The RNA shown here (c-di-GMP-I riboswitch aptamer) has 79 nucleotides and comes from a Gammaproteobacteria bacterium. It was read from a public genome assembly, where an Rfam model found it. Its mean pLDDT, the model's own confidence on a scale to 100, is 88. Rfam family: c-di-GMP-I riboswitch aptamer. Rfam describes the family as follows. GEMM was predicted in a large-scale screen for bacterial structured RNA regulatory elements. Genes associated with GEMM are involved in a diverse array of functions, including chemotaxis regulation, signal transduction, secretion and chitin.
[in-house]
RNA sequence: AUUUGAAAAAGGCAAACCCGUCGCGAGGCGGGGACGCAAAGCCACUGGUCUCGCAAUGCGAGAAAGCAGGGUUGCCAAA
Numbered sequence: 001a002u003u004u005g006a007a008a009a010a011g012g013c014a015a016a017c018c019c020g021u022c023g024c025g026a027g028g029c030g031g032g033g034a035c036g037c038a039a040a041g042c043c044a045c046u047g048g049u050c051u052c053g054c055a056a057u058g059c060g061a062g063a064a065a066g067c068a069g070g071g072u073u074g075c076c077a078a079a
Base pairs, nucleotide, nucleotide: 002079003078004077005076012037013036017032018031019030020029021028022027035066041072042071043070045069046068047067049063050062051061052060053059054058
């Protein structure tokens, strides 16, 4: 440097649900909680999904990175 994640270790994240709070909403944030995750770190670039508005096969403004692809950074181990 490349590939891989069987075993191991140090650790990390946190679905549903509940409480608080913000938002018209999708949802965000904080606390509790763990279904899972080797990028479940980061980026809405592509497809798709979801929300709101507008007489509207569309257009505009938004949401989600835990839908898939892509970009980018990175821990441990093995080969």